[in-house]
RNA sequence: GGCCGAAUCCCCGCAGAUGGGGAGCGGGGGACCCACGAGUCCCCGGGGCGAGUCCCGCGCUGAUGCGCGGGAGGCGCGAGCGGCGCCAGCCCGACAGCUAACCCCGCAGGCCUGCGCGAAAGGA
Repeated sequence: GGCCGAAUCCCCGCAGAUGGGGAGCGGGGGACCCACGAGUCCCCGGGGCGAGUCCCGCGCUGAUGCGCGGGAGGCGCGAGCGGCGCCAGCCCGACAGCUAACCCCGCAGGCCUGCGCGAAAGGA
């Protein structure tokens, strides 16, 4: 100086700050109406943040899941094109459709580049 992301800015306080407040951005809960919906049996869940999902074939596995291929779809970067990269992780705890009023919560983390200074290794 930039990138992903909601994750920024301001005020007060402070011996200790891991405290308090506001704006803005983001997320969740929560009516009427609407949506869902009969009965029986079996199985055992269901839900949220996020782009981070789905399908097919083969193999491993008791299952879950994983691996290798293929396809579809989604996300980010690049002034544009060509192109490059990602499709994770976490949470709630038997429970939540939408949802006005109202209530609650978050404002992290990670990465790239230029310049300056310093250090180390290697080469000649």

Predicted 3D model of a 124-nucleotide RNA (c-di-AMP riboswitch aptamer (ydaO/yuaA leader)) from a soil metagenome.
Of the family's consensus pairs, 96% are formed in the model.